[in-house]
Context: one part of a larger RNA
């Protein structure tokens, strides 16, 4: 490189949208550019291969072929790719009509807890833990009553549920605002599919710059454990944790399973929909789930939500360590992000 792979052994890119490129449904007709057949030229010699042959054999060296697997040119085929026309409805998509849903932004309301504070009622403890101390408290704690405040997340419902491209989304509500099923089958008539590079999203930390700040708590203080405890346990606690706007661009970012598309036994449970029949079921989509069959797997397991059987297309891997580092480029305020060796060594 080829050729294997890519759930768990190296190995799918965190997701998406899309430029280039690659690939691409059915018909009938032209063309002949790739495909194919025939003929021409060319494709040095020498070398390789195979026939004879020549030096007494060989090496060697002569002689005719072969092969040079190319390129040109030129008559012909059209089946298959493509080019060009005309058409099709099954892929997309559109329209109408219903239906879902924690899907998104902004707002506005609740009500339990918690913690403050302020009255009242009461006294000697609270609190903590395996056991304590530290810590609070006669300046009147804890504990109970009412009252205001504040900031943060919404118990139950609730689920192997839903909805989202991934991250993710969960109190009622309101106003914009995306999506998918599903059903008519009315219009468009291949418009499809992947997607190198870009570009926009991307949890938790984390930085910036103004808010805010109840809880919980890196870091830190004590107080305990301990040979010791720079930790588990406890008592405080700052950064954060929350807002708004701007950076970061990573995670087991996991189904460790790219993306579409066709096709390949069934049961069974359940979410939202259409449609029958009539109180029993049953059919048909698209999703979510446990189980299995043929296949597949190295087993574990996967099986119509594939890891089966094919196809298209990106991405990615090639023994461990050295290293996801060096060095260098780019991105960042910075933290670092991304790209990505090697000598050595086993």
């Nucleotide at each position: 490189u080829u050729g294997g792979g890519u759930u768990u052994a190296a190995a799918g890119g965190g997701u998406g949208c899309g430029u280039a490129g690659g690939c691409g449904g059915a018909a009938u007709a032209a063309u002949a550019a790739g495909u194919c057949a025939g003929g021409g030229g060319u494709g040095a010699a020498a070398g390789u291969u195979u026939g004879c042959g020549g030096c007494u054999c060989a090496a060697c060296c002569g002689u005719a072929a072969a092969a040079u697997u190319g390129c040109c040119u030129u008559u012909g085929a059209a089946a298959c790719u493509a080019u060009u026309a005309u058409u099709c409805u099954u892929g997309a998509g559109u329209a109408c009509a219903u239906u879902u849903g924690a899907g998104g932004u902004a707002g506005g309301c609740g009500g339990a807890a918690u913690g403050u504070a302020g009255u009242g009622u009461g006294u000697a403890g609270c609190g903590g833990u395996g056991a304590a101390a530290u810590g609070c408290u006669u300046a009147g704690a804890u504990a109970u009553a009412c009252u205001a405040c504040a900031g943060a997340a919404c118990a139950c419902c609730a689920a192997u549920u839903g909805c989202g491209a991934a991250g993710g989304c969960a109190g009622c509500u309101u106003a914009c605002u995306a999506a998918a099923c599903u059903g008519u089958a009315a219009c468009u008539g291949a418009c499809g599919c992947u997607g190198a590079u870009g570009c926009a999203c991307g949890a938790a930390a984390g930085c910036g710059u103004g808010g805010g700040g109840a809880u919980c708590g890196a870091a830190c203080a004590g107080g305990a454990u301990u040979a010791g405890a720079u930790a588990c346990c406890c008592u405080g606690g700052u950064a954060g944790u929350c807002c708004a706007c701007g950076c970061c661009g990573u995670a087991a970012a996991c189904g460790a399973u790219g993306a579409u598309u066709a096709c390949u036994a069934g049961u069974u449970g359940u979410u939202u929909g259409c449609a029958a029949u009539a109180g029993a079921u049953c059919g048909u989509a698209a999703g979510c789930g446990a189980c299995a069959a043929a296949g597949c797997g190295a087993a574990a397991g996967c099986a119509u939500u594939a890891a089966g059987u094919a196809a298209u297309c990106c991405a990615c891997c090639u023994g461990g360590g050295g290293a996801g580092u060096a060095c260098g480029u780019u991105g960042g305020c910075a933290a670092c992000a991304a790209u990505g060796a090697a000598a050595c060594u086993c």

About this RNA:
Small-subunit ribosomal RNA, central domain from Carboxylicivirga fragile, 346 nucleotides, folded computationally. NCBI's taxonomy places the organism under Bacteria, Pseudomonadati, Bacteroidota, Bacteroidia, Carboxylicivirga. It was read from a public genome assembly. The coordinates come from a structure-prediction model, not an experiment, and the mean pLDDT is 86. Rfam family: Bacterial small subunit ribosomal RNA. Its family is annotated with structural constituent of ribosome and ribosome in the Gene Ontology.